Context: one part of a larger RNA
Molecule: small-subunit ribosomal RNA, 3' minor domain
Organism: uncultured bacterium SHA-21
RNA sequence: CACCGCCCGUCACGUCAUGGGAGCUGGUAACACCUGAAGUCGGUGUGCUGACCCGUAAGGGAGGCAGCUGCCGAGGGUGGGACUGGUGACUGGGACGAAGUCGUAACAAGGUAGCUGUACCGGAAGGUGCGGGUGGAUCACCUCCUU
Numbered sequence: 001c002a003c004c005g006c007c008c009g010u011c012a013c014g015u016c017a018u019g020g021g022a023g024c025u026g027g028u029a030a031c032a033c034c035u036g037a038a039g040u041c042g043g044u045g046u047g048c049u050g051a052c053c054c055g056u057a058a059g060g061g062a063g064g065c066a067g068c069u070g071c072c073g074a075g076g077g078u079g080g081g082a083c084u085g086g087u088g089a090c091u092g093g094g095a096c097g098a099a100g101u102c103g104u105a106a107c108a109a110g111g112u113a114g115c116u117g118u119a120c121c122g123g124a125a126g127g128u129g130c131g132g133g134u135g136g137a138u139c140a141c142c143u144c145c146u147u
Base pairs, nucleotide, nucleotide: 003110005107008103009102011100013097014096015095016094018092019091020090023087024086025085026084027083028082031079032078033077034076035075039072041070042069043068044067047065048064049063052061053060054059113134115132116131117130118129119128120127121126
């Protein structure tokens, strides 16, 4: 302060964070396919070499090298997804904010008792229907207890 009380919701204004959102734009780790340096390893090795082997010799051979090639392979490219940021016309409610708007739903039987589940309806609080419990006042009755 104490009914000239309290109090609810829409709407308007401001601030803040936030959800949705055609999209736009980054990050991360994977996956699929293509490509694939160096290098190891494997294959081949007509060319080269050949200290070892055969051979009197010519020559031949083992081995080695170049070259070619296969697997692996850093990286690069393409693709569709995954996860995770930023941003986004518009849009949804939310919180908060001395003195805004409309009503008056709740608190007294709050002026239709209120509350509640559900359905429908309505500027808004809300209204109505059906069901539920009383955490309803009043009056009457019944039962029990006390004097």